Predicted 3D model of an 89-nucleotide RNA (c-di-GMP-I riboswitch aptamer) from an Anaerolineales bacterium. The prediction has a mean pLDDT of 89. It was read from a public genome assembly, where an Rfam model found it. Its Rfam family is "c-di-GMP-I riboswitch aptamer". Rfam links the family to the GO term cyclic-di-GMP binding. Rfam's curators write: GEMM was predicted in a large-scale screen for bacterial structured RNA regulatory elements. NCBI's taxonomy places the organism under Bacteria, Bacillati, Chloroflexota, Anaerolineae, Anaerolineales.

RNA sequence: UACCGACAACGGCAAACCCGUCGAAAGGCGGGGACGCAAAGCCAUGGGUCUACAGCUGCCUCCGCAGUCAUGAUCGCCAGGUUACCGAA
Numbered sequence: 001u002a003c004c005g006a007c008a009a010c011g012g013c014a015a016a017c018c019c020g021u022c023g024a025a026a027g028g029c030g031g032g033g034a035c036g037c038a039a040a041g042c043c044a045u046g047g048g049u050c051u052a053c054a055g056c057u058g059c060c061u062c063c064g065c066a067g068u069c070a071u072g073a074u075c076g077c078c079a080g081g082u083u084a085c086c087g088a089a
Base pairs, nucleotide, nucleotide: 004087005086012037013036017032018031019030020029021028022027035076041082042081043080045079046078047077048074049073050072055068056067057066058065059064
């Protein structure tokens, strides 16, 4: 240094839920709060999953309803890339 991950050490992040806020929604952001996490740091590159404003199609007098579909979201779903603290076996 690489691989690896301890009943080690210093620490770190923060699920659900609640409040506020943005968004059509999924969900994001801030505060509180801890289920957990050795990358639960970062990246939407390949899959998966979620949502469907708008578009298209159908029904309908209209209102509206149904189907389809990411350009949206998710890195705490998997994989991949990349950066990183410590140093037992």